[in-house]
């Protein structure tokens, strides 16, 4: 340097669920805890999809309210980029 993933040593990483703590959520964050993961390593204006919705702003609406937009969040949806032992 390329290519392999039914070759994964030695290790990494951690789902749900519990506590505790931010947050209006969606969710994140320490600890516990192991469903699993060869990238469950990184990227949220490359790109694509899903989730939130509390002020504020629009439109509906008598009213609850519903909807859109700014905003927020998921990488363990796909996507992109990196990348270890091993073999050829």
């Nucleotide at each position: 340097c390329u290519c392999g993933a039914c070759c994964g040593u030695g290790g990494g990483c951690a789902a749900a669920c519990c506590g505790c703590c931010u947050g209006g959520a969606a969710a994140g964050g320490c600890g516990g805890g192991g469903c699993g993961c060869a990238a469950a390593g990184c990227u949220a204006g490359a790109g694509g999809g899903c989730c939130c919705g509390a002020c504020c702003c629009c439109g509906c609406a008598c009213g609850c309210g519903c909807g859109g937009a700014u905003g927020g969040g998921c990488a363990g949806c796909c996507a992109g980029u990196u990348g270890c032992a091993c073999g050829a």
Description
Predicted 3D model of an 88-nucleotide RNA (c-di-GMP-I riboswitch aptamer) from a Planctomycetota bacterium. Its mean pLDDT, the model's own confidence on a scale to 100, is 80. Taxonomically the source falls in Planctomycetota (Bacteria, Pseudomonadati).